[in-house]
This record gives sequence, C1' cells and structure tokens, in this order.
RNA sequence: UGGGGGGUCGUCUAAUGGUAGGACAGCGGGCCUUGGACCCGCUAAUCGGGGUUCGAAUCCCUGCCUCCCAG
Repeated sequence: UGGGGGGUCGUCUAAUGGUAGGACAGCGGGCCUUGGACCCGCUAAUCGGGGUUCGAAUCCCUGCCUCCCAG
C1' cells in the first nucleotide's frame, strides 16, 4: 500500500429498518450468627462525521482503531 473481517454498558454477548436486551461485575435491599451462596431492585453502551428514510446499531459514503492475508 492492496484485499477481507471486526468496533454495542466496566467485561463478554444478542438485536427482521420499529421500546438498545441478557449474563458477569458494581450499587441498594432481603435472607443469614458471620462469610459465601441465593432472591428482589437500580445504575450503565451502539467508534467519529455526513447521507437515505416517518424511523438507522442495522442501509450508503467517508474517516479512525484493530485483526487476518498478500506484497
């Protein structure tokens, strides 16, 4: 430099163009002699910019980062 894959809560992982969900972690409460486990609740995210659309995590353009292959 060229071709291809990927980027979503702190971490991992879902989401036919139509309420961004789950698990773990964290916080609060319950239970418990204590710890742990268990139960209930809460907090928390779509890589940046632009476009299409009534509506975009999703489609299009462009940039950034990362992985693989080739040179």